This is a predicted structure of a 71-nucleotide RNA (transfer RNA) from Candidatus Woesearchaeota archaeon B3_Woes.
[in-house]
């Protein structure tokens, strides 16, 4: 130098164009004599930028940050 992959809540992780499951933490409530268990309820615009399209987390570009192949 050339190539390939991942990057989604506070942590794991699903979603390959129709407005982002789930699980665990966390908070807020219920129950409880207090807890704990239990149950319900809250938060994410998807690593940055730009394109394309009616519509983007998905597609295309570019950059960034890890890994991993070949030199």
């Nucleotide at each position: 130098g050339g190539g390939a992959g991942u990057a989604u809540g506070g942590c794991c992780a699903a979603g390959u164009a129709g407005u982002a499951a789930g699980g665990c933490a966390a908070g807020c409530g219920g129950c409880u004599g207090c807890a704990a268990c239990c149950c319900g309820c809250u938060g994410a615009u998807c690593g940055a930028g730009g394109g394309u399209g009616c519509a983007a987390a998905u597609c295309c570009c570019u950059c960034u940050a890890c890994u991993c192949c070949c030199u």
RNAcentral holds the sequence, with entries from ENA.
Its Rfam family is "tRNA". By type it is a transfer RNA.